[in-house]
RNA sequence: GCUCGAUAAAGGCAAAACAUCCGAAAGGAUGUGACGCAAAGCCAACGGCCUAACACCAGAAAAUCUGGAAAUGGCGGCAGGGUUGCCGAG
Numbered sequence: 001g002c003u004c005g006a007u008a009a010a011g012g013c014a015a016a017a018c019a020u021c022c023g024a025a026a027g028g029a030u031g032u033g034a035c036g037c038a039a040a041g042c043c044a045a046c047g048g049c050c051u052a053a054c055a056c057c058a059g060a061a062a063a064u065c066u067g068g069a070a071a072u073g074g075c076g077g078c079a080g081g082g083u084u085g086c087c088g089a090g
Stems, first nucleotide, its partner, number of pairs: 002090004012037002017032006035077001041083003047078001048075003056068005
């Protein structure tokens, strides 16, 4: 340096749920909590998925309602990618 994660150790992260707060929503933050994770560290401009406030289109109508399409909003614990890294084995 490369490949791998059987075993062990040191440590790390933290799903669901609940509480409070933020947000139009999706979702997020903090705390409690551990289902799991060898990158479940970080990034996100690719694919996928979620949401639709503003603006847009259509209709009704009356200043709003319904429908449509749509990220500039998100997830990354959905796959892949980029990047950094602990321990062990070869």
Molecule: c-di-GMP-I riboswitch aptamer
Organism: Desulfosarcina sp.